A computed fold for a 161-nucleotide RNA from an uncultured Thermomicrobiaceae bacterium, annotated as glmS glucosamine-6-phosphate activated ribozyme aptamer.
The model forms 84% of the base pairs in the Rfam consensus.
It matches the Rfam family "glmS glucosamine-6-phosphate activated ribozyme aptamer". The family's RNA type in Rfam is riboswitch.
[in-house]
RNA sequence: CGGAUUCGAGUAGCGCCCGGACUCGCCGGGGGAGGCGGCGAGUCGACGAGGAGGAGGCCGGUCGAAAGAUUCGGCGGAUGGCCUCCCGGCUGGCACGGUCGUCACGGCCAGAGCAAGGGCGUCGAGCGAUCGGCGAGGCAAAGGCUGGCCGGCGUGCACGC
Numbered sequence: 001c002g003g004a005u006u007c008g009a010g011u012a013g014c015g016c017c018c019g020g021a022c023u024c025g026c027c028g029g030g031g032g033a034g035g036c037g038g039c040g041a042g043u044c045g046a047c048g049a050g051g052a053g054g055a056g057g058c059c060g061g062u063c064g065a066a067a068g069a070u071u072c073g074g075c076g077g078a079u080g081g082c083c084u085c086c087c088g089g090c091u092g093g094c095a096c097g098g099u100c101g102u103c104a105c106g107g108c109c110a111g112a113g114c115a116a117g118g119g120c121g122u123c124g125a126g127c128g129a130u131c132g133g134c135g136a137g138g139c140a141a142a143g144g145c146u147g148g149c150c151g152g153c154g155u156g157c158a159c160g161c
Base pairs, nucleotide, nucleotide: 014076015075016074017073019072020044021043022042023041024040025039026038027037028036047064048063049062053086054085055084056083057082058081059080087101088100089099090098092159093157094156095155096154105151106150107149108148109147110146111145120135121134122133123132124131125130
């Protein structure tokens, strides 16, 4: 490094690091320091919100916050989008069609409500880069919810009344 088996934990804005940035140690040149280069060991590498009927295919993924120096660059995954089939809601029943996905019509407008990180304070781990805990005080948008307006809520059949 690869494979098999077993056990455990955890996750879906999630995981990873061959580039890059940064730190420490040693070495080189150098009078010395810094800087530079090499080797080794490390650190960073997206902050939350929202998001799942099942299967397959394709694409390669919603929303804002912070910063204005890398949240750069890349890989994998992914509940995203489109199409098909199945299941299901919207009908007293069934079929087809339409629309949606269990809060189970869509569009527009308005409203209410909602975050973490960063920053501040404090404590801890590490030589360090950096990482973690706690506290006070805040701050989004989308989706969803509520209200209004507009559009849609079909056709056929049988049964029942």